A computed fold for a 349-nucleotide part of an RNA from an uncultured bacterium, annotated as small-subunit ribosomal RNA, central domain.
Context: one part of a larger RNA
RNA sequence: UUGGGUUUAAAGGGUGCGUAGGCGGAUCGUUAAGUCAGUGGUCAAAUUGAGGGGCUCAACCCCUUCCCGCCAUUGAAACUGGCGUUCUUGAGUGGAAGAGAAGUAUGCGGAAUGCGUGGUGUAGCGGUGAAAUGCAUAGAUAUCACGCAGAACCCCGAUUGCGAAGGCAGCAUGCCGGCUUCCGACUGACGCUGAAGCACGAAAGCGUGGGGAUCGAACAGGAUUAGAUACCCUGGUAGUCCACGCGGUAAACGAUGAGCGCUAGGUGUCCGGGGGGAAUGGCCCCUGGGUGCCACAGCGAAAGCGUUAAGCGCUCCACCUGGGGAGUACGCCGGCAACGGUGAAAAUC
Numbered sequence: 001u002u003g004g005g006u007u008u009a010a011a012g013g014g015u016g017c018g019u020a021g022g023c024g025g026a027u028c029g030u031u032a033a034g035u036c037a038g039u040g041g042u043c044a045a046a047u048u049g050a051g052g053g054g055c056u057c058a059a060c061c062c063c064u065u066c067c068c069g070c071c072a073u074u075g076a077a078a079c080u081g082g083c084g085u086u087c088u089u090g091a092g093u094g095g096a097a098g099a100g101a102a103g104u105a106u107g108c109g110g111a112a113u114g115c116g117u118g119g120u121g122u123a124g125c126g127g128u129g130a131a132a133u134g135c136a137u138a139g140a141u142a143u144c145a146c147g148c149a150g151a152a153c154c155c156c157g158a159u160u161g162c163g164a165a166g167g168c169a170g171c172a173u174g175c176c177g178g179c180u181u182c183c184g185a186c187u188g189a190c191g192c193u194g195a196a197g198c199a200c201g202a203a204a205g206c207g208u209g210g211g212g213a214u215c216g217a218a219c220a221g222g223a224u225u226a227g228a229u230a231c232c233c234u235g236g237u238a239g240u241c242c243a244c245g246c247g248g249u250a251a252a253c254g255a256u257g258a259g260c261g262c263u264a265g266g267u268g269u270c271c272g273g274g275g276g277g278a279a280u281g282g283c284c285c286c287u288g289g290g291u292g293c294c295a296c297a298g299c300g301a302a303a304g305c306g307u308u309a310a311g312c313g314c315u316c317c318a319c320c321u322g323g324g325g326a327g328u329a330c331g332c333c334g335g336c337a338a339c340g341g342u343g344a345a346a347a348u349c
Stems, first nucleotide, its partner, number of pairs: 004320003007303002012317001014200004021193003025087002028084004033080002035076008049065006090190001091187003094183005103175006109153001113149008124135002161168002205246006215239001219235004257316006265294012298305002322349002331342004
């Protein structure tokens, strides 16, 4: 390389938008680039393939001959492509409804926690396996009243919902994105994927300025222990929060790329649409989209997957090729830095 693969063995990019490229619905006509056929030219000799012959055979030698490729020319028109025509099922627009913790900005609320002031009140509180450090007669803990601050939003709450992913949860309002159903009026293939590129991207981290209640790396002390640079306890700085900027990684997971079509069912649940039925009714049927469970065929090494596929097919992208060395070194690119991206080899098993 061919081939084979990517849930768990090596392997799906963290996610989206999208450039080039690749691929692309139905009908008719045309063209003849791809495709196919005929003919001609070229394809040195030797070698190889096929047939035959000569050395006793063979190797070896000799003769004849073919394929492929390229060029030219004449034709064919099913398929792919080009051009043109038409179409509506893919895609989109419009109209009517709908659900939602999607995003963003502003305002408001109560509980809890800590602190402050004052009242009541007196000897303990706190903490643990047990203790001690710590707090407290300068009046703590407990309790009542008032006030301040910051952060998070109990119940509802759920295999619930929304979002491309990261993620999103008190209440209200403004702005704004996406989605679904029904109608079938309109456009008429306008589509799918997507190397580069651009954007978004948990937590921790970084810069500047705020804020600082709680929790709490580092740190200090008390315990435990042979030791204890830990687990437990008392404190506690950065951080945790906000604004703006950077960074760009995660078991960024469904460890499962995106899109389309096809292939038994059963049973929950969320959001819609349509139809039927009763008067001792509380249901039945059909249908669209999501989200779960079970299971046929099939698949799978098995576990398991199974119309939300890991089944059967097609298109496009990404990635894998023994372990370790190593996600290291070097170089380059990015970054304030931390570091990130790309990413080997030797020796070795």